[in-house]
């Protein structure tokens, strides 16, 4: 150089072949306990790697480009 695969919350991922985003864990607030730890309840937290294009409509489909892994040379 060329080809596969991944990229989505702090972390690990899910998302059913277009209808618009969720889980566990972890945070931050109550309740519970003398207190702490389990454990209950309720809450913040992502313009999906970036830039385009197609669609009414894109995480998802097409294109460019970056990063990781990984296989031929």
């Nucleotide at each position: 150089g060329g080809g596969g695969c991944u990229g989505u919350a702090g972390c690990u991922c899910a998302g059913u072949u277009g209808g618009a985003a969720g889980a566990g864990c972890g945070c931050u607030g109550g309740a519970a306990u003398c207190g702490c730890a389990c454990u209950c309840c309720a809450g913040a937290g992502g313009u999906a790697g970036c830039g385009g294009g197609u669609u009414c409509g894109a995480a998802u489909c097409c294109c460019g480009u970056c990063a990781g892994c990984u296989c031929c040379a």
Molecule: transfer RNA
Organism: Pseudomonadota bacterium